[in-house]
RNA sequence: UCGGAAAAAAGGCAUCCCCGUACGAAAGUCGGGUACGCAAAGCCACGGGUCUACGGCGCAUGUCACCAACAUUCGCUAUGGCAGCCGGGUUACCCUA
Numbered sequence: 001u002c003g004g005a006a007a008a009a010a011g012g013c014a015u016c017c018c019c020g021u022a023c024g025a026a027a028g029u030c031g032g033g034u035a036c037g038c039a040a041a042g043c044c045a046c047g048g049g050u051c052u053a054c055g056g057c058g059c060a061u062g063u064c065a066c067c068a069a070c071a072u073u074c075g076c077u078a079u080g081g082c083a084g085c086c087g088g089g090u091u092a093c094c095c096u097a
Base pairs, nucleotide, nucleotide: 003096004095012038013037017033018032019031020030022029023028036084042090043089044088046087047086048085049082050081051080055077056076057075058074060072061071062070063069
């Protein structure tokens, strides 16, 4: 330096769920409690995957002068998320077959 079988030591993070005059259209994020678990469950949206759809686009229906415009359902779409989905990049404590 690379690796991590087993056993220690010091610790770390924080699932589900609950709370919030918090942020957000939502997904979700943040703060507090909790402790399922995690050797990177530290950090980074680069690749895959996945979640959401404010906005945009499209079909249909309705109002209508069957044009436009508006409203509603449905579908597509990330510029928005997820690092505790996988891969990748990067940093790192102790001990050590």

Source information:
This is a predicted structure of a 97-nucleotide RNA (c-di-GMP-I riboswitch aptamer) from Paenibacillus sedimenti. The coordinates come from a structure-prediction model, not an experiment, and the mean pLDDT is 86. NCBI's taxonomy places the organism under Bacteria, Bacilli, Caryophanales, Paenibacillaceae, Paenibacillus. Its Rfam family is "c-di-GMP-I riboswitch aptamer". From the family's description: GEMM was predicted in a large-scale screen for bacterial structured RNA regulatory elements. Its family is annotated with cyclic-di-GMP binding in the Gene Ontology.